[in-house]
Context: one part of a larger RNA
RNA sequence: CCCUUGUUAAGGAACUCGGCAAUCUAACCCCGUAACUUCGGGAGAAGGGGUCCCUGCUAUGAUGAAUAGCAGGGCGCAGUGAAAGGGCUCUCGCGACUGUUUAACAAAAACACAGGUCUCUGCUAAGCCGUAAGGCAAAGUAUAGGGACUGACACCUGCCCGGUGCCAGAAGGUUAAAGAAGGAAGUUAAUCUCGGGGCAACUUGGGGUGAAGCUUCCGACUGAAGCCCUGGUAAACGGCGGCCGUAACUCUAACGGUCCUAAGGUAGCGAAAUUCCUUGGCGGGUAAGUUCCGUCCUGCACGAAUGGUGUAACGACGAGAGCGCUGUCUCAACAAGGAGCCCG
Numbered sequence: 001c002c003c004u005u006g007u008u009a010a011g012g013a014a015c016u017c018g019g020c021a022a023u024c025u026a027a028c029c030c031c032g033u034a035a036c037u038u039c040g041g042g043a044g045a046a047g048g049g050g051u052c053c054c055u056g057c058u059a060u061g062a063u064g065a066a067u068a069g070c071a072g073g074g075c076g077c078a079g080u081g082a083a084a085g086g087g088c089u090c091u092c093g094c095g096a097c098u099g100u101u102u103a104a105c106a107a108a109a110a111c112a113c114a115g116g117u118c119u120c121u122g123c124u125a126a127g128c129c130g131u132a133a134g135g136c137a138a139a140g141u142a143u144a145g146g147g148a149c150u151g152a153c154a155c156c157u158g159c160c161c162g163g164u165g166c167c168a169g170a171a172g173g174u175u176a177a178a179g180a181a182g183g184a185a186g187u188u189a190a191u192c193u194c195g196g197g198g199c200a201a202c203u204u205g206g207g208g209u210g211a212a213g214c215u216u217c218c219g220a221c222u223g224a225a226g227c228c229c230u231g232g233u234a235a236a237c238g239g240c241g242g243c244c245g246u247a248a249c250u251c252u253a254a255c256g257g258u259c260c261u262a263a264g265g266u267a268g269c270g271a272a273a274u275u276c277c278u279u280g281g282c283g284g285g286u287a288a289g290u291u292c293c294g295u296c297c298u299g300c301a302c303g304a305a306u307g308g309u310g311u312a313a314c315g316a317c318g319a320g321a322g323c324g325c326u327g328u329c330u331c332a333a334c335a336a337g338g339a340g341c342c343c344g
Base pairs, nucleotide, nucleotide: 002338003337004336005335006334007333008332010330011329014328019325027051028050029049030048031047036041038152052074053073054072055071056070057069058068059067060066075079087323088322089321090320091319092318093317094315095314099111100110115150116149117148118147119146120145121144127136128135129134153310154309155308156307158240159239160238163237164236165233166232167231168230169229172228173227174226178222179221182218183217184216185215186214187213190209191208192207193206194205195204196203197202241259242258243257244256245255268302269299280296281295282294283293284292
């Protein structure tokens, strides 16, 4: 030097990504307590005062114990005399909340949630497990069960069905297995013909034609769902324009023209957990502010249940500010214990 502790002049966050860490605060009684609010909260808000011992007394009480209090007095640096034991406030983001999670680098704004919507399912339910038997759902029955999305609450949730999906429809087109009128090929009873044998009856060999049947192949036509088709449906998957001109300064454009589209982004919000340019402009806070708060809108590239905008309460969440407090720092010092090092 290092580790674990303790104390510290003056200053008091100047430290640092950031008050990280460590202080401060702390118990009980009394007083007192804002905005906001879903009227429950917020709230232990904040901010103050008191606390020991002795004597006498008051009230309640059972002439008790005890509790609450009044009037005097006493001691100490210090009376919750040790230990244990909230620091507080303001603004904003996100998520309503209590919960859950990466056992052993992430506790969160992620998951869940009550609530909302859509959709499937009529019971031998849908869905799921199993080859099956069978089982779960459920000893339930649409106020039930399954799936998907959203995520308390308040105010709301616009336009597009052209594509994809789903639902409904059935006239037409296409169309499988199967059926099938008919056709083709193979086979041959028969027949014709050319030979051999035989006196003859007949028999034997080759070739031509070739019915029915059988076998194989082709096949008009008939033929369901599906697809094409006709509609519907966006809290289904998804999507929600461009150019040019125009007002008596200028600027801007309520207005007009034109092209394209299924339809061209409504309300609300907006440099945002989204803004590249960008430390945007203006205002606030600071002596000084790439962060923060308010506002503007030029939204590179917000936007309405992949929900939009708010919101009291809540949060070991994130950002900014202040009060208090401090060895975080200016800037280090000393002390205790330990490790290390040296000697033994």
This is a predicted structure of a 344-nucleotide part of an RNA (large-subunit ribosomal RNA, domain IV) from a bacterium.
It matches the Rfam family "Bacterial large subunit ribosomal RNA".
Model confidence (mean pLDDT): 87 of 100.